Overview
The prediction has a mean pLDDT of 83. Predicted 3D model of a 534-nucleotide part of an RNA (large-subunit ribosomal RNA, domain I) from Arenibacter palladensis. It matches the Rfam family "Bacterial large subunit ribosomal RNA".

[in-house]
Context: one part of a larger RNA
RNA sequence: GGCGUAUGGGGAAUGCCUAGGCUCUCAGAGGCGAUGAAGGACGCGAUAAGCUGCGAAAAGCUGCGGGGAUCGGCACAUACGAUGUGAUCCGCAGGUAUCCGAAUGGGGCAACCCACCAUAUUGAAGGUAUGGUACCCCGCAAGGGGGGCAAACCCGGUGAACUGAAACAUCUAAGUAGCCGGAGGAGGAGAAAACAAAAGUGAUUCCGUGAGUAGUGGCGAGCGAAAGCGGAUUAGUCCAAACCGAUGUUGUUUCGGCAAUAUCGGGGUUGUAGGACCGCGACAUUCGAUGUGCGAUGAAUCAGAACCCUUUGGAAAGAGGGACCGUAGAGGGUGAUAGUCCCGUAAGAGCAAAGAACAUUAUCGAUAGCGGUAUCCUGAGUAGUGCGGGGCACGUGAAACCCUGUAUGAAUCCGGCGGGACCAUCCGCCAAGACUAAAUACUCCUGAGAGACCGAUAGUGAACCAGUACCGUGAGGGAAAGGUGAAAAGAACCCUGAACAAGGGAGUGAAAAAGAUCCUGAAACCAUACGCCU
Numbered sequence: 001g002g003c004g005u006a007u008g009g010g011g012a013a014u015g016c017c018u019a020g021g022c023u024c025u026c027a028g029a030g031g032c033g034a035u036g037a038a039g040g041a042c043g044c045g046a047u048a049a050g051c052u053g054c055g056a057a058a059a060g061c062u063g064c065g066g067g068g069a070u071c072g073g074c075a076c077a078u079a080c081g082a083u084g085u086g087a088u089c090c091g092c093a094g095g096u097a098u099c100c101g102a103a104u105g106g107g108g109c110a111a112c113c114c115a116c117c118a119u120a121u122u123g124a125a126g127g128u129a130u131g132g133u134a135c136c137c138c139g140c141a142a143g144g145g146g147g148g149c150a151a152a153c154c155c156g157g158u159g160a161a162c163u164g165a166a167a168c169a170u171c172u173a174a175g176u177a178g179c180c181g182g183a184g185g186a187g188g189a190g191a192a193a194a195c196a197a198a199a200g201u202g203a204u205u206c207c208g209u210g211a212g213u214a215g216u217g218g219c220g221a222g223c224g225a226a227a228g229c230g231g232a233u234u235a236g237u238c239c240a241a242a243c244c245g246a247u248g249u250u251g252u253u254u255c256g257g258c259a260a261u262a263u264c265g266g267g268g269u270u271g272u273a274g275g276a277c278c279g280c281g282a283c284a285u286u287c288g289a290u291g292u293g294c295g296a297u298g299a300a301u302c303a304g305a306a307c308c309c310u311u312u313g314g315a316a317a318g319a320g321g322g323a324c325c326g327u328a329g330a331g332g333g334u335g336a337u338a339g340u341c342c343c344g345u346a347a348g349a350g351c352a353a354a355g356a357a358c359a360u361u362a363u364c365g366a367u368a369g370c371g372g373u374a375u376c377c378u379g380a381g382u383a384g385u386g387c388g389g390g391g392c393a394c395g396u397g398a399a400a401c402c403c404u405g406u407a408u409g410a411a412u413c414c415g416g417c418g419g420g421a422c423c424a425u426c427c428g429c430c431a432a433g434a435c436u437a438a439a440u441a442c443u444c445c446u447g448a449g450a451g452a453c454c455g456a457u458a459g460u461g462a463a464c465c466a467g468u469a470c471c472g473u474g475a476g477g478g479a480a481a482g483g484u485g486a487a488a489a490g491a492a493c494c495c496u497g498a499a500c501a502a503g504g505g506a507g508u509g510a511a512a513a514a515g516a517u518c519c520u521g522a523a524a525c526c527a528u529a530c531g532c533c534u
Stems, first nucleotide, its partner, number of pairs: 001533009015519001016483002020454002022451007029443002031149002039100003042055003046078002050074002061094006070082003105114003115133007135146004153184001154182005164171001168218001194201002205232005215223002236435003239379001243266010271413001273378004277372004286366005291360003297354001301349002307322005323340002325329001331343003384408008394420001415430005470477002490518001493505004
């Protein structure tokens, strides 16, 4: 020096565990904000750095309800207090709520600076106290509304590139990402100027199918329907106009009116055309809203069955023996594995706010028929057309249909539009006004529950005081870090030592080779002892 064995050190793997995550299901909620939000700054404790809670009324104040012996948060100490005159605690409803922040009196380098007006106090000034003083929109005014924040979902506006095409330009990616605006618990769409095809359907939305079909496409890469069928859910309505009337204004007048215009009320709402108007008939039926009653449900909370002995052990819930309850053998805890020890669980009780459904009468509102067809009405810079674009699965194509920048520009029910160029026949429908639940999408959040999900290099970045420490001028980036024990019983006392270091005894404990760098404690690496070899 090497190899081996043993004993230690070191180290943290592994095993076990879970306080935290992940993915869902059901139910709820789907907003908060000028009555000042979200988010913060600074404060508030006997002592108080952090977290939590709270706001100068400051780990809290008031009322009501619950509850019944302890309590002064995490937090383990001392002091001082509170509490059967019912505290702490839980629920509901209030009060208070500094400063910043949309931030809103003006300013500002957020949490700061500086004002004005009114009222009160005073004879006055100053001071103090209270209230007010931003901008925009609607409105004559009174008054009302908006602004900002928030995870996704939704609608609209605007709108890439990488990429693919094995290069690349049409094309694709993709109307995606991004940015902007807006709304709601959903949003959007929606009651045929629709589809279809010789037969018919009857608003919209969503799912399955049709179908990777028909098509489209440097016919490349790719893109990619619809009808129909099967389901989910179902719901239909209101204006404008004709006509009638009221009021105001204007014009005109023979002062009786007439006309125009504006506003309002009645009327009326469709395509086998409908309505006005004229005639006949009826005043019924059904429904909605508000109010009232009853009231399922509903906070904290209450109550809730049934087990003992022996034995092993530090400890019984284990083992052995014998019982019991069960509308409760879900789950968790307890010194190892407990239906019967504890918390619970099943089935019940309870009741504040709120309140479904139902009933009711009152009020208000809405809702019909038959015939006639002379006249009137039925959405105009609209439909359509030229040019330029865009959307439709459809790239200009034979390109219909929808939207519109520009230029033009109808018809009026004997009317108009569509059925994928266009024409005829036939069929369907009635544009140029508006509303509309459900079936659908999503989950920042609350409650309950589940998992052939993870188990501390995993699972969220974060099981732990984590968006922290730290890095960066900044936008931004972004960790590591869990486990004594059943219980602190956390090692009195003694010794060595300079020692408040460390260790040795003693003591606790089942265990200290569980001693706080604390469960288990692998390997690398280090040391010591012994054996063998050199």